This is a predicted structure of a 1522-nucleotide RNA (small-subunit ribosomal RNA) from a metagenome. It matches the Rfam family "Bacterial small subunit ribosomal RNA". Its family is annotated with structural constituent of ribosome and ribosome in the Gene Ontology.
RNA sequence: AGAGUUUGAUCCUGGCUCAGAGCGAACGUUGGCGGCGCGCUUAACACAUGCAAGUCGAGCGAGAACGGAUCCUUCGGGAUCUCAGUAAAGCGGUGCACGGGUGAGUAACACGUGGGUAAUCUACCUUUCGGUUAGGGACAACCUCGGGAAACUGGGGCUAAUACCAAAUACGUCCUUCUGGCCUCCGGGCUAGAAAGGGAAAGAAGGCCUCUCCAUGGAAGCUUUUGCCGAAGGAUGAGCCCGCGGCCCAUCAGCUAGAUGGCGGAGUAAUAGUCCAUUAUGGCUACGACGGGUAGCUGGUCUGAGAGGAUGAUCAGCCACACUGGAAUUGAGAUAUGGUCCAGACUCCUACGGGAAGCAGCAGUGGGGAAUAUUGCGCAAUGGGCGAAAGCCUGACGCAGCGACGCCGCGUGGGUGAUGAAGGCCUUCGGGUCGUAAAGCCCUGUCGGAGAGGGACGAAAUAUGGUGGGAAUAAUAUCCCAUCGGUCUGAUGGUACUUCUCCAGAAAGCACCGGCUAACUCCGUGCCAGUAGUUGUGGUAAGACGGAGGGUGCAAACGUUGCUCGGAAUCACUGGGCGUAAAGCGCGUGUAGGCGGACGGGCAAGCGAGAUGUGAAAGCCCUCGGCUUAACUGAGGAAGAGCAUUUCGAACUGCUCGUCUUGAGUGCGGGAGAGGGAGGUAGAAUUCCCGGUGUAGAGGUGAAAUUUGUAGAUAUCGGGAGGAAUAUUGGUGGUGAAGGUGGCCUCCUGGACCGACACUGACGCUGAGACGCGAAAGCGUGGGGAGCAAACAGGAUUAGAUAUCCUGGUAGUCCACGCCGUAAACGAUGGGUACUAGGUGUCGCGGGUAUUAACCCCUGCGGUGCCGAAGCUAACGCGUUAAGUACCCCGCCUGGGGAGUACGGCCGCAAGGCUAAAACUCAAAGGAAUUGACGGGGGCCCGCACAAGCGGUGGAGCAUGUGGUUUAAUUUGAUGCAAUGUGCAGAACCUUACCUGGGCUUGAAAACUGCCGAAUCCGAUUGAAAAAUUGGAGUGUUUUUUUAAGGAACGGUAGCACAGGUGCUGUAUGGCUGUCGUCAGCUCGUGUUGUGAGAUGUUGGGUUAAGUUCCGCAACGAGCGCAACCCCUGCCUUCAGUUGCCAGUAUAUUAGAUGGGAACUCUAAAGGGACUGCCGGUGUUAAACCGGAGGAAGGUGGGGAUGACGUCAAGUCCUCAUGGCCCCUACGUCCAGGGCUACACACGUGCUACAAUGGCUACUAUAAAGGGCAGUGAACCCGUGAGGGGAAGCCAAUCUUAAAAAAGUAGUCACAGUACGGAUAGGAGUCUGUAACUUGACUCCUUGAAGGCGGAAUCGCUAGUAAUUGCUGAUUAGUAGGCAGCGGUGAAUACGUUCCCGGGCCUUGUACACACCGCCCGUCACGCCAUGGGAGUCGGUUGCUCCAGAAGUCGUUGAGCUAACCCGUUAGGGAGGCAGACGCCCAAGGAGUGGCUGAUGACUGGGGUGAAGUCGAAAUAAGGUA
Repeated sequence: AGAGUUUGAUCCUGGCUCAGAGCGAACGUUGGCGGCGCGCUUAACACAUGCAAGUCGAGCGAGAACGGAUCCUUCGGGAUCUCAGUAAAGCGGUGCACGGGUGAGUAACACGUGGGUAAUCUACCUUUCGGUUAGGGACAACCUCGGGAAACUGGGGCUAAUACCAAAUACGUCCUUCUGGCCUCCGGGCUAGAAAGGGAAAGAAGGCCUCUCCAUGGAAGCUUUUGCCGAAGGAUGAGCCCGCGGCCCAUCAGCUAGAUGGCGGAGUAAUAGUCCAUUAUGGCUACGACGGGUAGCUGGUCUGAGAGGAUGAUCAGCCACACUGGAAUUGAGAUAUGGUCCAGACUCCUACGGGAAGCAGCAGUGGGGAAUAUUGCGCAAUGGGCGAAAGCCUGACGCAGCGACGCCGCGUGGGUGAUGAAGGCCUUCGGGUCGUAAAGCCCUGUCGGAGAGGGACGAAAUAUGGUGGGAAUAAUAUCCCAUCGGUCUGAUGGUACUUCUCCAGAAAGCACCGGCUAACUCCGUGCCAGUAGUUGUGGUAAGACGGAGGGUGCAAACGUUGCUCGGAAUCACUGGGCGUAAAGCGCGUGUAGGCGGACGGGCAAGCGAGAUGUGAAAGCCCUCGGCUUAACUGAGGAAGAGCAUUUCGAACUGCUCGUCUUGAGUGCGGGAGAGGGAGGUAGAAUUCCCGGUGUAGAGGUGAAAUUUGUAGAUAUCGGGAGGAAUAUUGGUGGUGAAGGUGGCCUCCUGGACCGACACUGACGCUGAGACGCGAAAGCGUGGGGAGCAAACAGGAUUAGAUAUCCUGGUAGUCCACGCCGUAAACGAUGGGUACUAGGUGUCGCGGGUAUUAACCCCUGCGGUGCCGAAGCUAACGCGUUAAGUACCCCGCCUGGGGAGUACGGCCGCAAGGCUAAAACUCAAAGGAAUUGACGGGGGCCCGCACAAGCGGUGGAGCAUGUGGUUUAAUUUGAUGCAAUGUGCAGAACCUUACCUGGGCUUGAAAACUGCCGAAUCCGAUUGAAAAAUUGGAGUGUUUUUUUAAGGAACGGUAGCACAGGUGCUGUAUGGCUGUCGUCAGCUCGUGUUGUGAGAUGUUGGGUUAAGUUCCGCAACGAGCGCAACCCCUGCCUUCAGUUGCCAGUAUAUUAGAUGGGAACUCUAAAGGGACUGCCGGUGUUAAACCGGAGGAAGGUGGGGAUGACGUCAAGUCCUCAUGGCCCCUACGUCCAGGGCUACACACGUGCUACAAUGGCUACUAUAAAGGGCAGUGAACCCGUGAGGGGAAGCCAAUCUUAAAAAAGUAGUCACAGUACGGAUAGGAGUCUGUAACUUGACUCCUUGAAGGCGGAAUCGCUAGUAAUUGCUGAUUAGUAGGCAGCGGUGAAUACGUUCCCGGGCCUUGUACACACCGCCCGUCACGCCAUGGGAGUCGGUUGCUCCAGAAGUCGUUGAGCUAACCCGUUAGGGAGGCAGACGCCCAAGGAGUGGCUGAUGACUGGGGUGAAGUCGAAAUAAGGUA
């Protein structure tokens, strides 16, 4: 620091996703040790049990028991001492308001930060001053009598105090009142003085005897300590007030009656509407009041480069709470977690009368939950309470236990060890890899285990003893300080640590391996099972699933999930945008606000600099130190935004004062204009009405019809009515803020522009809200209504046609008034100011030169267009009219869909508008440009593409192939063109792959090894054959010297590797082939250009059959294609003449038969010839085209071979080859028979016909190109014939096939199902072949079907072509209507390129790229999901109005009761108090009525989503009606 993902590819926009760090975590797999931390995030749910706050006898009164001892005893027991002034309890003091827990509530002065308190309090502690006198009356405990189940409680009686009460005294700086001075924040503070009045107290413990009294000694007294009281300080803690700061929603916009203030009171420690009376009507709010939601706040923590964002566990500060709600009491302090009272809910006890309880203390239980620990030890340390102290209490705390929950550290061994072991996996079979890894050998002992020892730090104080000093004292007691000594104290823990001995022994997993992202192979699976963060993967060769081997990463952990920040500049302060990607309000006026010209003076709010205070500790950072290290931790330091106070500065902003004119404005003079409003008026046209002329149609369309017209239309002429709109001028012309605005005239009126001077003196810009204007359509009321025209009707079109087209036609369009408030209201571009090259139009006004004048020309200002420098932009494009460079202000955007929708609110008569979500869903949606493809887009061009012609197919019969059907099998491939007389150039057996049956299993053929045998030949039996069984003959060749042995070939047999497969996959492949298409195209190098995909070249102007060629050009060249080179054919020449030829010549004549000839034909080899070469014209002087000459041939002469880059996953695994898979006594192989030849039917390709341009009979001519030895086969003979016999010749220019046919000549037939046609059928034969039944061809005789030229539709052909006519060949034993060739005869037509089909080039549009057989929209039907409405129903919360009113404070009263004080001899009275009663306030509760919110609801609305549903065809091309 980035990466993946939209596309065929590209750039951009934009979302989604990933890599990082973190966590109080959880889950899965795995798990050796230790240290330090952390551990209910959920139900502030309910809690059994134990513990968590007591202490003081040196404040006070009283005071046991058990036990023990002694004594007595009637043996029942009793007494005394001890236990013991102890326990328990009580009065009193102090503490319980700390410590500990939790985060429900709280959006608040709750918290943070900084201030204020001149508006306050503060127990214990501390400093100073002063005091502590003298009395009184009670109440607990206790005793006694009662009530009650219990909790508890009533009456009577006794008693003490540091408990309670009154009195005395009063130093003060106390309180109240009064008078001065100073200060002040105006509230008061400080200080001086005066007078009167008021207000205190408590003792306890130790010691001493100088004085007084009893007199050992004690009391008073003295003294020490401590306590108590008053006053003033300190310290600490707390209360209250204020500035500033920190969440979301405006779909919460108005809130408020103690509400805001005053005066006077009450109240408090204290200010205050805190409360009350009275009075005024204020107060808060867009800088967000009020309301709703959420939330404890902070130091900090996590992340981040930072700014920020998120968070608020552990630790620390503050706040709040203690079952829920309310209330007070006590107290220095509470409205009190382990206190009280009341109400409520829940739980428990009960004798039913009544009571008890509150773990959000520590453990623990249930429950909830993905999830969070022991009912442990100890007060040894630290801290706290009480105490003089010892000490007691302390679930605070210190420790231990459980948990890989986190961080940190250590280990699971080290060295050596190659036959690179075995084994696994892979393999190209050679090997590679796991891998020095293992084993083996030599070591070590961290750790762990076992054994034997030692053994902590944390502990020092208090107390106590001594010494020294000090204060008071009578004092060597006591007290305080310093110092020394010894004693006591450890939960943890016999733990940490450490020494010795033994043992490699107990100790590695988890995730991942297609890309992102480090890491690859095999097997299995076969869109299945699965995977997945994203892209995606899996449909038979999966590096993506599962397993294995190997590898990568981390490691006692590793992954997954969840959450936070980051990446994300994806809310942009740092640091984004708005023409087309999301985004400029339709336009203006203007409020608040923001911003604002030049010069000078002042102030100092902002701003800058310095200082001071604060910024708790911990944390972060730095340094040093302590645990073996680290984590952890100790000490010190540094840093720190902000806030507050203060000093200084004055450039800038601000404020203020003064001045200025350039911004802005006013005045004056001009001209321009569809600017606005009102009134009037004109002509043309449409329609209608009246009249005239006139006659049969008119109208309308692609074509028609509806419609209209003989009752007279249309057409035409004249007259009239009425409404609406203003042709031409008219123009990327004018004008207006926008919407908009168009005949002419008049009136009223707004704005802009130009010119020259004068004036004002910053008066400016923008503009949230607000207000106004605002096309068309629409709405209301009233008019008007010619034309046009939604709806509607009819006619057409169509499969349908609720459309397009036509005929009609109502709202509406028009006017007046009032609403609506939206548009692609667009320049898809907010307004303002300044700056930054030009060129060229045009509108308005001016200046200059010149001119008689007008133009032209130069120039200024203002508008409006086009093209363009720089620059900008993703590109397109923009470019002084910016989308450039900057500043100011406003509005708006943040992925697509859901949705501009729902709900709510506001507006509207309604229609609807404005504002404006969420659930859910997708990984895209999108912009610009590129290359293709496509278009019922355009331009140019070509082709038997159409047209013009000729002949066919489609109808018939037959042949052949296919589909279908049938079958045991009818083997199989090929399926639009480009499958279907195709593979098959030839299925009776064979072929043959199919079926049935019979056999074989190393196999029919190949290779290796062992054994046997030569090979080979001839039989026999069985069988359908294959084959099985068996008999005989036969002993070969080669090497070594013969016997003998070995070898080779061959046969048999056995074995092991294997063979074999026309089995599958042509979508794993090679090769070959078809097709577009013999179309003219397809590319590359370098250069240039573009961010890039790409472009350029290859486009353009001509030309061509051609990217053929010329010219031009940021291109220059080149390659594959085209053409040419090759073959055949057409003319000529040369060479050569046999088997071919015969002109001349000789012989012979039947015949080139023979001699001969080499001329000709021909044969087959080499050449020539044609190149737009020549002439004319056209053209650009080119390329080229047109015409002509010559020539056998003329513009590639004709034909063939030749097929670019590529397309169709085109065809072929059944030609061959081949990967993978499958079969292996069968899917291999052999044999016999059958089938491939079936047959209601459909299609393709052909043959033969339908006849007279013909059939038949007879006769007569003329080819080319081929074939031939397992061949072709003559003559001759036989047969009606197929054919048979026969055998000559011929390995072929020699012989043969071989007859060419149509044609011609002559005759016949006379238009008919025929003397056409030949199917079908019967009979008889021939040939091939082992064999013609299924199932061959041919012959003869007989039979004589359909068929009379073929519907829709469709095919071929442009010249030696079509048509017609025969011949030959391959294949075969045989079988040809097919195929491949050959010649004979031999036409017609082409105006032309509008249309159909196919193709090429350029251009254009595109939402297509699987590329139009594309993409894609909506309804309906079905499944699922979330959501709105909904008669309602059920909750939660809250407002208002009432009722009610517990406990309690306060107030009033207080007839009942009443110890302390007063009066009084008593009785009694008074003061004061208590109970009670009443009143104010008030919690729960109840009633009524609203708001908000949640759940649910028959039914209903739309939305989303879901491989192959229905209907259409809306969009995308002119998408077929833009």
The coordinates come from a structure-prediction model, not an experiment, and the mean pLDDT is 83.